Molecule: c-di-GMP-I riboswitch aptamer
Organism: Ammoniphilus resinae
RNA sequence: CUUCGAUAAUAGCAAACCCACCGAAAGGUGGGGACGCAAAGCCACAGGUCUAAAGCACUUCACGUGCCAUGGCGGCUGGGUUGCCGAA
Numbered sequence: 001c002u003u004c005g006a007u008a009a010u011a012g013c014a015a016a017c018c019c020a021c022c023g024a025a026a027g028g029u030g031g032g033g034a035c036g037c038a039a040a041g042c043c044a045c046a047g048g049u050c051u052a053a054a055g056c057a058c059u060u061c062a063c064g065u066g067c068c069a070u071g072g073c074g075g076c077u078g079g080g081u082u083g084c085c086g087a088a
Base pairs, nucleotide, nucleotide: 004086005085012037013036017032018031019030020029021028022027035075041081042080043079045078046077047076048073049072050071055067056066057065058064
């Protein structure tokens, strides 16, 4: 340095849920809170998946139904990139 990841050590992040705010929603931000995480740091390129405002079509004309991301999920997978420690 590259792999690898321990009943090691120093740290770190923070699920569900609650409160406030943003958003049509998925979801996001802040505070509390810990299910967990060796990248659960960062990035939507590929796959997957969630929502469906606007739009289009239909119609029993309803707060209706269907299709659809330009919206989201990095704590879904792959990939890119940066990083702590050092047993086997």